This is a predicted structure of a 253-nucleotide part of an RNA (large-subunit ribosomal RNA, domain VI) from Catalinimonas niigatensis.

[in-house]
Context: one part of a larger RNA
RNA sequence: CGUAGAAAGCUUGAGAAGUUCUGACCUUAGUACGAGAGGACCGGGUUGGACGAACCGCUGGUGUGCCGGUUGUGGUGCCUACUGCACCGCCGGGUAGCUACGUUCGGAAAGGAUAAGCGCUGAAAGCAUCUAAGCGCGAAACCUUCUUCAAGAUGAGGCUUUCCUUGAGGGUCGUGAUAGACGAUCACGUUGAUAGGUGGCAGGUGUACCUGUAGAAAUACAUUCAGCCGAGCCAUACUAAUUACCCAAUAGU
Repeated sequence: CGUAGAAAGCUUGAGAAGUUCUGACCUUAGUACGAGAGGACCGGGUUGGACGAACCGCUGGUGUGCCGGUUGUGGUGCCUACUGCACCGCCGGGUAGCUACGUUCGGAAAGGAUAAGCGCUGAAAGCAUCUAAGCGCGAAACCUUCUUCAAGAUGAGGCUUUCCUUGAGGGUCGUGAUAGACGAUCACGUUGAUAGGUGGCAGGUGUACCUGUAGAAAUACAUUCAGCCGAGCCAUACUAAUUACCCAAUAGU
């Protein structure tokens, strides 16, 4: 832009893509078979491998704007306390998110028409013959079934609802994330929890500073499950989403 108004919701499925794997063990059964040695089909069950999808409750990884320890050196006049730099200085942990080494699930079953093959009936050819007419069984292959997309399927489909030149609806703009290179998508814009802040909680780190006590001191203990804290959850209009502008339908025969 189109699908002869706009918006919203629910759909049909032409067509397309994906999936299609396999072992071992138990049982049937030491049965059928076989002199024995050996040793099944069919059927039932259990558990794996590889591959794939989804997810982060568990186990782990990462987590450079979280917490702590610590070395050298510089700074805040000094002590203390903080802080810069040194690969995030190094080291020990780690929320959210993202993840696999983690968890859950999948390839099941069935139908149709068949291949090789096996048959029924049956002539040509008084017999025989699965074939010539006719009929059946038969495979991971084929068509369905299963999963996903799908009306630009221009053949642009169907159903329902609402609204409208007294302006429906869309956009610009702003706050953002379940989205993201940018557009786009999605949520919100005071009739408001969209983001920040704040409060509480979860969670992380691991017991702050000051002060007191003990010790000559290093240091230890008490105050103190403290202090600090990014992304998480709930709440709260304190801050910012102001005012406004643009496009816009033959009211569709």